[in-house]
Small-subunit ribosomal RNA from an uncultured prokaryote, 1409 nucleotides, folded computationally.
RNA sequence: ACAUGCAGUCGAGCGGUAGAGAGAAGCUUGCUUCUCUUGAGAGCGGCGGACGGGGGAGUAACGCGUGGGAAUCUACCCAGUAGCGGGGGUUAACUUGUGGAAACGCAAGCUAAUACCGCAUACGCCCUAAGGGGGAAAGUAGGGGAUCUUCGGACCUUACACUAUUGGAUGAGCCCGCGUCGGAUUAGCUAGUUGGUGGGGUAAAGGCUCACCAAGGCAACGAUCCGUAGCUGUUCUGAGAGGAUGAUCAGCCACACUGGGACUGAGACACGGCCCAGACUCCUACGGGAGGCAGCAGUGGGGAAUAUUGGACAAUGGGCGCAAGCCUGAUCCAGCAAUGCCGCGUGUGUGAAGAAGGCCCGAGGGUUGUAAAGCACUUUAAGUUGGGAGGAAAGGGUGAUGGUUAAUAUCCACCAUGCCGGACGUUAACUUCAGAAGAAGCACCGGCUAACUCUGUGCCAGCAGCCGCGGUAAUACAGAGGGUGCAAGCGUUAAUCGGAAUUACUGGGCGUAAAGCGCGCGUAGGUGGUUUGUUAAGUUGGAUGUGAAAGCCCUGGGCUCAACCUAGGAACUGCAUUCAAAACUGUCAGGCUAGAGUAUGUUAGAGGUAAGUGGAAUUUCCUGUGUAGCGGUGAAAUGCGUAGAUAUAGGAAGGAACACCAGUGGCGAAGGCGACUUACUGGACCAAUACUGACACUGAGGUGCGAAAGCGUGGGGAGCAAACAGGAUUAGAUACCCUGGUAGUCCACGCCGUAAACGAUGUCAACUAGCCGUUGGAGGGCUUGUCCCCUUAGUGGCGCAGCUAACGCGAUAAGUUGACCGCCUGGGGAGUACGGCCGCAAGGUUAAAACUCAAAUGAAUUGACGGGGGCACGCACAAGCGGUGGAGCAUGUGGUUUAAUUCGAUGCAACGCGAAGAACCUUACCUACCCUUGACAUCCAGAGAAUCUGUUAGAGAUAGUAGAGUGCCUUCGGGAAUUCUCUGACAGGUGCUGCAUGGCUGUCGUCAGCUCGUGUUGUGAAAUGUUGGGUUAAGUGCCGCAACGAGCGCAACCCCUAUCCUUAUUUGCCAGCGCGUUAUGGCGGUAACUCUAAGGAGACUGCCGGUGAUAAACCGGAGGAAGGUGGGGACGACGUCAAGUCAUCAUGGCCCUUACGGGAUGGGCUACACACGUGCUACAAUGGCAAGCACAGAGGGCAGCAAUACCGCCAGGUGGAGCGAAUCCCACAAAGCUUGUCGUAGUCCGGAUUGGAGUCUGCAACUCGCCUCCAUGAAGUCGGAAUCGCUAGUAAUCGUAGAUCAGAAUGCUACGGUGAAUACGUUCCCGGGCCUUGUACACACCGCCCGUCACACCAUGGGAGUGGGAUGCAAAAGAAGGUAGGUAGCUUAACCUUCGGGAGGGCGCUACC
Repeated sequence: ACAUGCAGUCGAGCGGUAGAGAGAAGCUUGCUUCUCUUGAGAGCGGCGGACGGGGGAGUAACGCGUGGGAAUCUACCCAGUAGCGGGGGUUAACUUGUGGAAACGCAAGCUAAUACCGCAUACGCCCUAAGGGGGAAAGUAGGGGAUCUUCGGACCUUACACUAUUGGAUGAGCCCGCGUCGGAUUAGCUAGUUGGUGGGGUAAAGGCUCACCAAGGCAACGAUCCGUAGCUGUUCUGAGAGGAUGAUCAGCCACACUGGGACUGAGACACGGCCCAGACUCCUACGGGAGGCAGCAGUGGGGAAUAUUGGACAAUGGGCGCAAGCCUGAUCCAGCAAUGCCGCGUGUGUGAAGAAGGCCCGAGGGUUGUAAAGCACUUUAAGUUGGGAGGAAAGGGUGAUGGUUAAUAUCCACCAUGCCGGACGUUAACUUCAGAAGAAGCACCGGCUAACUCUGUGCCAGCAGCCGCGGUAAUACAGAGGGUGCAAGCGUUAAUCGGAAUUACUGGGCGUAAAGCGCGCGUAGGUGGUUUGUUAAGUUGGAUGUGAAAGCCCUGGGCUCAACCUAGGAACUGCAUUCAAAACUGUCAGGCUAGAGUAUGUUAGAGGUAAGUGGAAUUUCCUGUGUAGCGGUGAAAUGCGUAGAUAUAGGAAGGAACACCAGUGGCGAAGGCGACUUACUGGACCAAUACUGACACUGAGGUGCGAAAGCGUGGGGAGCAAACAGGAUUAGAUACCCUGGUAGUCCACGCCGUAAACGAUGUCAACUAGCCGUUGGAGGGCUUGUCCCCUUAGUGGCGCAGCUAACGCGAUAAGUUGACCGCCUGGGGAGUACGGCCGCAAGGUUAAAACUCAAAUGAAUUGACGGGGGCACGCACAAGCGGUGGAGCAUGUGGUUUAAUUCGAUGCAACGCGAAGAACCUUACCUACCCUUGACAUCCAGAGAAUCUGUUAGAGAUAGUAGAGUGCCUUCGGGAAUUCUCUGACAGGUGCUGCAUGGCUGUCGUCAGCUCGUGUUGUGAAAUGUUGGGUUAAGUGCCGCAACGAGCGCAACCCCUAUCCUUAUUUGCCAGCGCGUUAUGGCGGUAACUCUAAGGAGACUGCCGGUGAUAAACCGGAGGAAGGUGGGGACGACGUCAAGUCAUCAUGGCCCUUACGGGAUGGGCUACACACGUGCUACAAUGGCAAGCACAGAGGGCAGCAAUACCGCCAGGUGGAGCGAAUCCCACAAAGCUUGUCGUAGUCCGGAUUGGAGUCUGCAACUCGCCUCCAUGAAGUCGGAAUCGCUAGUAAUCGUAGAUCAGAAUGCUACGGUGAAUACGUUCCCGGGCCUUGUACACACCGCCCGUCACACCAUGGGAGUGGGAUGCAAAAGAAGGUAGGUAGCUUAACCUUCGGGAGGGCGCUACC
């Protein structure tokens, strides 16, 4: 939006009657008529269709709820009273004709009634002017003794109808009090509006309607308007108060396609009635018609989504009927859906070989798990067999008895009854049989929150309620095993309440978190001192009525239990009426004085307004003096000045502001107020008395005041100074700085109405420890003072209790209370938009939403940081010396190249680093070639000693071949070791991950720090200790201290070195004694010295003086080899950097397994446009070259160091004494010193590069070694910006040795020789330490963070327009319908009539609505 079906009766009201059955008659024997019984459909008539059933559109309303009220009606029902007499005219149906497709009519004729209309009567009834007037009815059925009869009946009686009326019951209508959503960005609304009088109207009061009169009525206690909504009993939630809700069931309302309207009727403005209009659908012959599921089923559509076109009237109820009965999609049942609630089942017992399988594993086992299987039982429910309750009581039929009656009829009551009737229904319950049989899922397992492992995946796929998980070891994804929770259900989604004290009535807040109006005055309102009486509104108690039932709660009962049903009780916290009480609040009346105010007298004051006056200073002007600058800045410039500035002196003008006094001093409500004088004026304080007698407090709206800036009009304008101009600064500088400069700042009048208008703290009142200042008064005391005490009003500092999240507040409260007002409810959007009000404008005030985020915020804590502060330190700067950066070369790195240029290290803290040494090897890389249990380890099986020597092919690995060789132990079985072969377990990996790890290392940093226990403080994070005052190299030590102690660090203990002593004396030393030599510790000896290497001593601020706090300590001094850590080394706190290393080693996980493993050849790591780091050599005369002469320390040496000697120009060679080394060798130290030469030049500087010739090592120097000789002789003349090291035996400079190593250092490590300069000092740069401060940082300033732009997306606008809806005001049109309006047109059964007509009615037209 709806196809289809279904959702009244009465023949005992009437005319009439299809059909069926029975009988009779006529007879034209199969037709007609009549009688009886039964009876469908249509019609007239009565009653019912106003109930029952449905959905909630409208409605913010007397609609609903609750409690009251008076001016009403009420069919059927009950009770009472009185009736029911006598007449009349029609009209459906029906018949005939006729129109139309149909729906449906039209005309003529006939007919009945419980249909309709008069007449009569009318106690009661209605009207009334109180005389009077008006008004009713209907029969039907059953029965019948007497009487009458036209035989139809009259008449009587019973029942049901009917009429009038009274009362009741039931139902309905009306009125009132109270309650009943949101919006003020809706503040004014109202003309029949409010009231009165009168008429009309209604069942009934009433502006309900009309005429006239009056001007009222409603509203901040929220009218009007807008939005939303059916209301209630209830339901859900909640401890409650509340919040949300209005499905089922029950009461009320409103609605029935949308809008309007009446008719009928007791009742409707009527769901399955009528009329009109509209939309939609259907039929049509195109002229016209029909319809209304928000009844029960059902269909389509829409949607996430919601059922059968079922059975029966057996029960309960309803309508009609005398009744039987009929009807009843109300109802009772059944069907569908785990939608909900309740109950039951899916088995029970036993069962360890702890089966198999799965999963995990530390490889032993664990778990699934008594779970299964097996064994022994049970049978609810489903299935099956059989019989089988209750829901049924009434009623009817039949037969008795009683009442009514004249009566045996009828009717009523009661009794009996083998009579009639169950949709559900194959009912429930019981019973037979069989068999564990047919019956378990869903969600979750990171925390909240009960429950854990494996695998896969690898910021992917995905999860997610919030936090969040996932980037190769995911209890968070997916799967599996296991577990947890519920269970015929379990999860998800949506919604409501709770938790949420997160709108706070119960029960919150406003200094800094959101939040006190900028401040007064004051209206309404709220609140209000003390006392006496009154009243009884609030309040308290009792009683009565009501608060429907159901529901909730309690107690019983019934279904085997329960859900459910049923009975009783309680409750319904409310409303109304009434009685009582009088404490408190209120009302009224009368008092009081403590609140408040008035009067009198003082006091202080930048309180306000107006007028006048004053001096200092700036500026300008005039005059004088005077000369070259002034001014300004970090430094400058613009600017002013020789036309005379600045400076200085005098004079004049003009405007603005008022130094000192001056003070957390004063006054004011706040804003604010500062020279002096005068006038006017507001408030406060103090003291004492008198008076008024609660006059008070607060204060929504309202109203006034209200800094600065700004606006308007007119003045004024010295200084200052937005805008503006110029100069600087800067990458830029629309700024900071400078030179100018206009509005403005000032005055008068008028606006504006805001500020961090702040104490970020509303006003008033009361109470609650102290101490110290200060301003204005009053009183007292004496010791009379620059005094003390007390009190009051202000204004400050600290502080107890208390409060506070803390910070803090603390009688001037942010404490404890009372009264009133204002304001807040996550951040952003936004104090914005729209609307209103105000304003000249600027703008102000009131004040949202969409959207978006998971935070925003406060206070405090610990760190970190600061171009914050303080203190102290370091080769940190400064003061010095020498370098690097420029050149050539060496070496490392980046980059590039390459088959490969293996890998790692990357600011300091990678870059002469791993590498203390790449020709092969190393070697990890690349090429081509080989091996596959493997080069290496263990085990199993077999064979062979092991091993060695040739030879061939090949680049080699390797392959082939020829020989030599038979070992050790033995219990004679064999065993051990070793080699080869086969098999598989396994080997192997310098493959990845240093962000999975151990270990080791770097760095801050040899900086002085880092912590703990107990105690104490704080709600806590945390603090204290560890801070403070001195001091130190030092958290070193001293003093103080709510801290007392302790630990790791510092220092010391250890090593070397500087002095001395003791002991010891060879290979070292050698004075004295002796021998010897050209000469030499060469020799004998010595043990003094030096040295060697063991042990000791010594240095501790120990002593003195000063300073300091009588301390710690510092300064100076003595002595001493050394003096305040004597010098150097080793030694590195808690931690930081996911610092470095998987390529030293070890190791989890992953990956490769005829290769990412193994072998071997050659190559590469050594490349080369370039860039950087670290070094060497230089650029020369403090030097180069040549000659001569002198002095170390510490090391190394047997596959070694190698002397004397000889050879070579040399590198080196030959050769081999000595030495496993205080003995021998490497091994001559060099700078230095003494001479000579060179003479400032690309050189006698410098040595790169290149050519040639060689040596050495090695299997081998081509790629790719070192060294030597001859020749060649590049760049380079001291190095830009920048940058490094060093404070004393240091820098600088000079050589020597060692490790690695066959060979190959300018590197590294160690050693000695010569041997400086400077440090005023801590302002600055860098780094670190302690204290403090700020912080929006905590990945911690390499932090955080703001805005534009680009791209994408989300939300919302503008936009030529376009479509729909709602509404205000005004005007016009308008169907049906209604009405005591009008009517001259048409028409008309009942009544009257003088028969002409009249009365009355209808239609039409018109007026109004």